[in-house]
């Protein structure tokens, strides 16, 4: 320098024939307990790596950029 692949909640990740984001763990509150843990109920937390484009509509399609992993030189 070139190719492939990945980037979504604090962590691990689902969601890709475009209709607008979910789970587990963790965190907070309540119930239960003498108290803790476990259990149950509820809740908060996301510019979907960044910018631009296509579209009525983009996590999803297209381009560029940044970063991780990997292959070639």
């Nucleotide at each position: 320098g070139g190719g492939g692949u990945c980037g979504u909640a604090g962590c691990u990740u689902a969601g890709u024939u475009g209709g607008a984001a979910g789970a587990g763990c963790g965190c907070c509150u309540g119930c239960u307990u003498u108290g803790c843990a476990a259990g149950c109920a509820g809740g908060a937390g996301g510019u979907c790596a960044u910018c631009g484009g296509u579209u009525c509509g983009a996590a999803u399609c297209c381009g560029a950029u940044c970063g991780g992993c990997u292959c070639c030189a």